[in-house]
C1' cells in the first nucleotide's frame, strides 16, 4: 500500500406516517353508510453504521476429560455528517449511506 474473509441476525427504544382498527366532525334527530381530519393521545404497523439489550462469532484465562470436547469468567475500539433521491398507503434516525462532505 495492496487483497481477502467476517461485521449478518432478533427484541425494545429514540423517531415516524396514516392503508386498516378506534376516536372526531358533517350528511342526521337516529339507523346502515359515506365524506373530511394524523395541527386525533391511541390498536397496528415502520424504524436506527454513528442509541440500549440479547444470542452468535473471535480472542485471552481457568476448571473437568485418556480423547474428541465441554463449562464458567473476562475482553471485543473509534465513529461529525449534508442537499437530493427511492420504497411502502404515507413518513422518519428505514435504504442510496462507516455516501458526498468534514476533521
Nucleotide at each position: 500500500c495492496a487483497a481477502u474473509u467476517c461485521g449478518a441476525c432478533a427484541c425494545c427504544u429514540a423517531g415516524g406516517g396514516u392503508u386498516c382498527c378506534g376516536c372526531g366532525c358533517u350528511c342526521u334527530c337516529g339507523c346502515c353508510g359515506a365524506g373530511c381530519g394524523g395541527u386525533c393521545u391511541g390498536g397496528a404497523c415502520c424504524g436506527a453504521g454513528a442509541g440500549g439489550u440479547g444470542a452468535g462469532c473471535g480472542c485471552c484465562g481457568g476448571g473437568c476429560c485418556c480423547g474428541c470436547g465441554u463449562c464458567c469468567g473476562g475482553c471485543g475500539u473509534c465513529a461529525c455528517g449534508g442537499a437530493g433521491g427511492g420504497a411502502u398507503a404515507a413518513a422518519a434516525g428505514c435504504c442510496c449511506g462507516g455516501g458526498a462532505g468534514a476533521u